Model confidence (mean pLDDT): 82 of 100. The RNA shown here (transfer RNA) has 56 nucleotides and comes from Loxodonta africana. The RNAcentral record of the sequence draws on Rfam.
[in-house]
RNA sequence: UGGUUCAGUGGUAGAAUGCUUGCCUUCCGUGCAGGAGACCAGGGUUCAACUCCCUG
Repeated sequence: UGGUUCAGUGGUAGAAUGCUUGCCUUCCGUGCAGGAGACCAGGGUUCAACUCCCUG
């Protein structure tokens, strides 16, 4: 640091919950499968930065 709460030892950013689509159900709820969604901003170092450094 996704809407919220949190992981993340320089090498394609994960989890829970929420949202949403489908299935299931007479309906609601529960359950199952899928989808969208994030690194506070700017600069520096590096082949490579959420990760190291500086400023706000």
The organism belongs to Loxodonta, within Eukaryota.